[in-house]
Context: one part of a larger RNA
Molecule: large-subunit ribosomal RNA, domain II
Organism: Pseudomonadota bacterium
RNA sequence: GCCGGCGAGUUAUUUUGUGCAGCGAGGUUAACCCGCUCUGCGGGGGAGCCGUAGCGAAAGCGAGUCCGAAUAGGGCGUUAAGUUGCACAAAAUAGACCCGAAACCCGGUGAGCUACCCAUGGCCAGGAUGAACUUCGAGUAACAUCGAAGGGAGGUCCGAACCGGUGGGCCUUGCAAUACCCUCGGAUGAGCUGUGGGUAGGAGUGAAAGGCUAACCAAACCGGGUGAUAGCUGGUUCUCCCCGAAAUGCUUUUAGGAGCAGUCUCUUGGGUUUAAUGGUGGAGGUAGAGCACUGGAUGGGCGAGCUCCUGCUAAGCAGGAGCAAACUCAACCAAACUCCGAAUGCCACCAUUCCAUACCAAGGGAAAGAGGCGGCGAGGGAUAAGCUUCGUUGCCGAGAGGGGAAUAACCCAGACCAUCGGCUAAGGUCCCUAAGUGUAGGCUAAGUGGGAAAGGAUGUGAGAUUGCUUAGACAGCUGGGAUGUUGGCUUAGAAGCAGCAAUCAUUUAAAGAGUGCGUAACAGCUCACCAGUCGAGUAAUCUUGCGCCGAAAAUAUAUCGGGGCUUAAGCCUAUCACCGAAGCCAUGGAUGGAGAUAAAUGCAAGUUUAUCUCCAUGGUAGGGGAGCGUUCUGCAGUAGGCAGAAGGUGUAUCGCGAGAUACACUGGACGAGGCAGAAGUGAUUAUGCCGGC
Numbered sequence: 001g002c003c004g005g006c007g008a009g010u011u012a013u014u015u016u017g018u019g020c021a022g023c024g025a026g027g028u029u030a031a032c033c034c035g036c037u038c039u040g041c042g043g044g045g046g047a048g049c050c051g052u053a054g055c056g057a058a059a060g061c062g063a064g065u066c067c068g069a070a071u072a073g074g075g076c077g078u079u080a081a082g083u084u085g086c087a088c089a090a091a092a093u094a095g096a097c098c099c100g101a102a103a104c105c106c107g108g109u110g111a112g113c114u115a116c117c118c119a120u121g122g123c124c125a126g127g128a129u130g131a132a133c134u135u136c137g138a139g140u141a142a143c144a145u146c147g148a149a150g151g152g153a154g155g156u157c158c159g160a161a162c163c164g165g166u167g168g169g170c171c172u173u174g175c176a177a178u179a180c181c182c183u184c185g186g187a188u189g190a191g192c193u194g195u196g197g198g199u200a201g202g203a204g205u206g207a208a209a210g211g212c213u214a215a216c217c218a219a220a221c222c223g224g225g226u227g228a229u230a231g232c233u234g235g236u237u238c239u240c241c242c243c244g245a246a247a248u249g250c251u252u253u254u255a256g257g258a259g260c261a262g263u264c265u266c267u268u269g270g271g272u273u274u275a276a277u278g279g280u281g282g283a284g285g286u287a288g289a290g291c292a293c294u295g296g297a298u299g300g301g302c303g304a305g306c307u308c309c310u311g312c313u314a315a316g317c318a319g320g321a322g323c324a325a326a327c328u329c330a331a332c333c334a335a336a337c338u339c340c341g342a343a344u345g346c347c348a349c350c351a352u353u354c355c356a357u358a359c360c361a362a363g364g365g366a367a368a369g370a371g372g373c374g375g376c377g378a379g380g381g382a383u384a385a386g387c388u389u390c391g392u393u394g395c396c397g398a399g400a401g402g403g404g405a406a407u408a409a410c411c412c413a414g415a416c417c418a419u420c421g422g423c424u425a426a427g428g429u430c431c432c433u434a435a436g437u438g439u440a441g442g443c444u445a446a447g448u449g450g451g452a453a454a455g456g457a458u459g460u461g462a463g464a465u466u467g468c469u470u471a472g473a474c475a476g477c478u479g480g481g482a483u484g485u486u487g488g489c490u491u492a493g494a495a496g497c498a499g500c501a502a503u504c505a506u507u508u509a510a511a512g513a514g515u516g517c518g519u520a521a522c523a524g525c526u527c528a529c530c531a532g533u534c535g536a537g538u539a540a541u542c543u544u545g546c547g548c549c550g551a552a553a554a555u556a557u558a559u560c561g562g563g564g565c566u567u568a569a570g571c572c573u574a575u576c577a578c579c580g581a582a583g584c585c586a587u588g589g590a591u592g593g594a595g596a597u598a599a600a601u602g603c604a605a606g607u608u609u610a611u612c613u614c615c616a617u618g619g620u621a622g623g624g625g626a627g628c629g630u631u632c633u634g635c636a637g638u639a640g641g642c643a644g645a646a647g648g649u650g651u652a653u654c655g656c657g658a659g660a661u662a663c664a665c666u667g668g669a670c671g672a673g674g675c676a677g678a679a680g681u682g683a684u685u686a687u688g689c690c691g692g693c
Base pairs, nucleotide, nucleotide: 001693002692003691004690005689006688011094012093013092014091015090016089017088018087019086020085021084022083023082026050027049028048032044033043034042035041036040054061055060064076065075066074067073097235098234100232104225105224106223107222108221109220115199116198117197118196119195120194121193122192123191124189126158127157128156129154133150134149135148136147137146138145162186163185164184167182168181169180201217203213204212205211238627239626240625241624242623243622248261249260250259251258252257264365265364266363267362268361269360270359273358275353276352277351278350279349280348281347282346288340289338290337294334295333296332298330299329300328301327305323306322307321308320309319310318311317312316371396372395373394374393375392376391377390378389379388380387401412402411403410416589417588418587419586421585422584423583427579428578429577430563431562432561436576438575439574440573441572442571443570449565455549456548459546460545461544462543463542464541465540466539467538468537476533477532478531479530480529482506483505484504488500489499512527516525517524590617591616592615593614594613595612596611597610598609599608600607601606628682630679631678632677633676634675635674640670647666648665649664650663651662652661653660654659
């Protein structure tokens, strides 16, 4: 891992509700006793409990009572039948659906591992170094001191046994739950070691690492309390039918849990209360707008006042310059501004729709209380986020189908079932790939389409405006482009062309006191401007369609899904046809609800069945309903069964389904079906448990 078996809402008591049944102003027995055909049944037992009356703290009074002086007023009552049993649902108390802690407490077992201690034993090849001290000699006044020999100290040195475990390798389903190989530390010592003994669980022991105390020690192990507790995680077993959520508010030692409300479901009751649309009437200060208030803010006018400078006849006056209040003109800004002011939405009433599983109330049962994305309106952030917090709406959640290449949320559209029928939606119609290489008119040349900004550009289409132009424009070519003058100033120089101020006049067809190069300064080239040549358009601006540049990323084309596409298979406009979904239609069928009709039954209320019509039938948590199957019990010593039961395998048929029936084979002794009853009653999942492979 697979297969098989086992494996989770139970039981007791009490309460509440619903259904059914009995009796009914009553209902009911408990313990216990008696009898019998004894898993039980029948009889007795009225103690007790609930109800029939309440109010008051109570005495007490009583359809009333309490407060009160009260006959007032108010509170609680009086005007609705209960009770017992059975079943179901839920709650409370118990282990309370099942498995699961880490822990806590109690009593014991452990020091044959290991830590330390006690007693008694054992062990340390070989080599090296050479302390004290002694003797001899030298030496001294005597010591000291020196030399030699002897000597053999040391938590001394090198290095086996022994003890250890430094670095690396290897191993890491190992040879091994710590080994092996190489290397390395200590090796007469605070050394190593045998045997016997001692100290233990909040305790020991510890040259101290929270180390060690029998292979996991911040509190050992075993048993018990014990099914500890777990607001946490996981799991929780057959079928079909009806409805169908929430991820919000308030409170919470509360925030991943609860209580109440909202939202779901079931039952009962009410009945037009609800909804949509229209009408009428309201409340309100948002969007917008505005500047009348509060503030902000720009320019002009006027200019109180202030500052600086100057002059004068000087605490002042005059002139100049600057800042600038108030007022005023104009144009503005505001969530915490408003002279104004919508649309929606909300509230009330009326009407219409005549449809509803709507709405309202009471009661039983919940789940949920992490939400998410898109659109719109806002706050926070950076007018960032697949960001965050609100409001509102849609969808996902709990929603399948078609489109979007793929893709919870986007677009279309809400799946009861069947059909080798039809029509459409979004989106599409060259091939992959169902349907147009459709029609008409334009645009694009960039593979734009098929990613992007500020900004840039004689790309190109459409439109508009204004110039010039056969009295010849625009572009090109030819020629001219002069004179006072090298204008003045400045400057070493300044001659059109460093710079400053000015920018006249003359001759002309025209020519600037000069547009750009250039020179040290001149020179030189060129332009404006003019003429000739040429012979028809040309120049500028604006609006707009489609394009261009701007454009660099990491495995591989890789920013159309691909192929591929250029008068398109791209874009725009118009138009026809077709394809396209679980949408709609058609045909048949199922179930639920409502209505109608008929039949049966019943005293009745009603119930059941059949037929017809209309509507409905996505669904997680969850509520409700109807069923299937398993084991056992009663009727029951059933029917049946060796002429073959249960069980197994297979086929066919029936049922929406859980499943059922028949037959064949197998099997070899039990055992249906029906009506009731009771449960150890249904397993793909709990890293489930046990077994097999």